[in-house]
RNAcentral holds the sequence, with entries from Rfam. A computed fold for a 91-nucleotide RNA from Paenibacillus sp. NEAU-GSW1, annotated as c-di-GMP-I riboswitch aptamer. Its mean pLDDT, the model's own confidence on a scale to 100, is 88. Lineage of the source: Bacteria > Bacillota > Bacilli > Caryophanales > Paenibacillus. The model forms 100% of the base pairs in the Rfam consensus.

RNA sequence: AUCCGAAAAAGGCAAACUUAUCGAAAGGUAAGGACGCAAAGCUAUGGACCUAAGGCUGUCUGACGACAGUGAAGGCAGCCAAGCCGCCAGA
Repeated sequence: AUCCGAAAAAGGCAAACUUAUCGAAAGGUAAGGACGCAAAGCUAUGGACCUAAGGCUGUCUGACGACAGUGAAGGCAGCCAAGCCGCCAGA
């Protein structure tokens, strides 16, 4: 440097759920909590997936407004790729 994760050591992260908080929501953050994880470290670049406040379209309404549709510029890195970086062991 490359490949690799059978056993092990030092450690690490933390699903669901609960509480607080931010957000229209999806979801985020903090604390508790552990289902799991060898990249469950980082980056929304491609795809998937989630949401739909505002916008646009339509219907109803005297109006306010309500409902339906659309759609990411909002999310998601613990869905798959891609990029960057990294601990221990083995070859």